[in-house]
Context: one part of a larger RNA
């Protein structure tokens, strides 16, 4: 020092599977619901297939008969017109019987008896005069056309998993007899409800990982590094309006506060003096403005107009702001002027589709008209406020894909707040007496064992707690060795200093680690080695798929709640380490 053979697994963040856990994607996919759209079933009504008859109650037309009462008035006057006459042996007056209707007083009708007159005009009453025709009206009888609803029959549609014949050597099917239902079931259109029974899809970003909270637009201040502009889940408030005066204008005023005085009257109400330049006020939050006031008051008024605008400011766009000046008609003001809303920055919404008004536009051959179009104005907490639609919530540990170490659980890194450890001060405890011993309030290191905190390496994989083997370093030492001080008499002891050479048990509970308990013991140390050690065991924990309690949830599921079950793969090329041979 080079080449071997046999072993062993500490590294090659060893092999094996483009991470299953997280987290992203306007990705999937199955479940679930009182997500949201649909939609099968199922249900209700119509109308078709779908006919007869009766018989109850209904509307409707058309024929016919009667009906009608305030008061006055012979009395039961429905409206209007026409009318002087109708009616009457084809039976008037009167008169029994018996129906209808009634306002009880008639009328209206049918049969009997009778056997010759009755009513109108005329008069009166009255808002209208009567007989008789006629044409309506109110409400009713009958008759009939149509036509509704409901009952009950039929019997030819329609149905039959009933019986028989037949096709026929046939447990289907079909045709025929029959027998049961029976215009309903049934099916078919439309239109209404129900409708996870079925589909299709949403289910928001931001985020010191995601969840969970909280946020999302717009104004003020700080942060903002003396122009503008600037970020944080950085630090402090506000705004989704109000106002016909709190707009315009012409004139005038001057606050707050303090001293002194003064009737109730007091700190503080009015009122007077006198000091003060801006500390009040200013519709609302802040800044920044304002006494020439833009603060407080009277008069008078609508410029809180119309049509426009050189120029600029801010800005990716989109928007947003500022404006002189010109026509036009107007308000105050003698006038010169000012006035196109408020001291000033917040008080908001794109575009599409709709509404209303109004217009010299268009008007599918032509005039029209419907539609549109300009103008002008109306509907969004579109509040996730540059607003995906009109219209949408959840579960997955049965998942699954595509990706990341752009982002999380182990580990390791940086830091060192919490955590251990140490020094310096020395107030005081310690009978006295800081410093045998303890050591407040405070400072100064140091170390990287804890719980963090950041997200640098690693998600085309660094297997995770305890255990069992095997272990090897640190010393801030458990004992064992050497020394100081002792509040060290002696034995035990306290503290401190040197020291890592060894040693540091054995059980019970519990997956535990720790932790408590027992008996020992010279002690039964504390940590670092990917909280050493799974290509060395192990697998009880925790952390898949099965169940189940308890809780949450309509529910699919769900729990740093619980509880029973639940595949640990790898033959060693390379360092390495151990025996061993050979040059």
């Nucleotide at each position: 020092c080079c080449c071997g053979c046999a072993a062993c697994u500490a590294g090659a963040c060893g092999g094996a599977a483009a991470g299953a856990c997280c987290c992203c994607g306007u990705g999937c996919a199955c479940c679930u619901u009182u997500a949201c759209u649909a939609u099968a079933c199922c249900u209700u009504u119509a109308c078709u297939a779908u006919g007869a008859a009766c018989u109850a109650c209904g509307g409707u037309g058309c024929u016919u008969g009667c009906u009608g009462c305030g008061c006055a008035g012979g009395a039961u006057a429905g409206g209007u017109g026409g009318g002087a006459g109708g009616c009457u042996u084809u039976g008037a007056u009167u008169u029994c019987a018996g129906g209808u209707u009634c306002u009880c007083g008639g009328a209206c009708u049918u049969g009997g008896a009778g056997g010759a007159g009755c009513c109108a005009c005329c008069g009166g009453u009255g808002a209208g005069a009567u007989a008789c025709c006629a044409c309506c009206c109110u409400g009713u009888g009958a008759g009939u056309u149509c036509u509704g609803u409901g009952g009950u029959u039929c019997u030819a549609a329609c149905c039959u998993a009933c019986u028989c014949c037949c096709g026929u050597a046939a447990a289907c099917c079909g045709g025929g007899a029959g027998a049961g239902g029976g215009a309903c079931a049934u099916a078919g259109u439309a239109a209404g409800g129900c409708g996870g029974g079925u589909a299709g899809u949403u289910u928001g970003a931001c985020u010191g990982g995601g969840g969970c909270g909280g946020u999302c637009g717009c104004c003020u201040c700080c942060u903002a590094a003396a122009u503008u502009g600037u970020a944080a889940c950085g630090g402090a408030g506000g705004c989704g309006c109000g106002c016909g005066a709190a707009g315009c204008u012409a004139c005038g005023c001057u606050c707050a506060g303090g001293c002194u005085g003064u009737u109730u009257g007091g700190a503080a109400a009015u009122c007077a003096g006198c000091c003060u330049a801006c500390g009040a006020g200013u519709g609302c939050a802040a800044a920044c403005g304002c006494a020439u006031a833009a603060g407080c008051g009277u008069g008078g008024u609508u410029g809180a107009c119309u049509g426009c605008g050189a120029g600029a400011c801010c800005a990716a766009c989109a928007a947003g702001u500022c404006g002189a000046g010109c026509a036009g008609g107007u308000a105050c003001g003698a006038a010169a002027g000012u006035a196109g809303g408020c001291g000033u920055u917040a008080g908001u919404g794109a575009u599409c589709c709709g509404g209303u008004g109004g217009u010299u536009c268009u008007g599918u051959a032509u005039g029209g008209a419907a539609g549109g179009g300009c103008c002008a104005u109306c509907g969004c907490u579109c509040a996730a406020c540059g607003g995906a639609u009109a219209a949408a919530a959840g579960g997955u540990a049965c998942g699954c894909c595509g990706g990341g170490g752009a982002u999380a659980a182990c580990a390791g890194g940086c830091u060192g707040a919490u955590c251990g450890g140490a020094g310096c001060c020395a107030a005081g405890a310690g009978u006295u007496c800081a410093u045998a011993u303890c050591g407040a309030c405070g400072c100064u290191c140091c170390g990287g064992u804890u719980u963090g905190g950041c997200a640098c390496c690693u998600c085309g994989a660094u297997g995770u707690c305890g255990g069992c083997u095997c272990a090897u370093c640190g010393c801030a030492u458990c004992c064992u060795g050497g020394a100081g001080c002792u509040g060290u008499a002696g034995a035990a002891g306290g503290u401190u200093c040197c020291a890592a050479g060894g040693g540091u048990u054995a059980g019970g509970c519990u997956g535990u680690u720790c932790g408590c308990c027992u008996a020992u013991u010279a002690a039964a140390g504390c940590g670092g080695u990917a909280c050493g050690u799974g290509a060395g065991c192990u697998g009880g924990g925790u952390u898949c798929a099965g169940a189940a309690c308890g809780u949450c949830g309509c529910g699919a599921g769900a729990c740093a709640g619980u509880u029973c079950g639940g595949u640990c793969c790898c033959u060693a090329u390379c360092u390495g380490u151990u025996g061993u041979g050979g040059g």

A computed fold for a 583-nucleotide part of an RNA from a soil metagenome, annotated as large-subunit ribosomal RNA, domain V.
Rfam family: Bacterial large subunit ribosomal RNA. Its family is annotated with ribosome and structural constituent of ribosome in the Gene Ontology.
The prediction has a mean pLDDT of 83.
RNAcentral holds the full RNA, with entries from MGnify.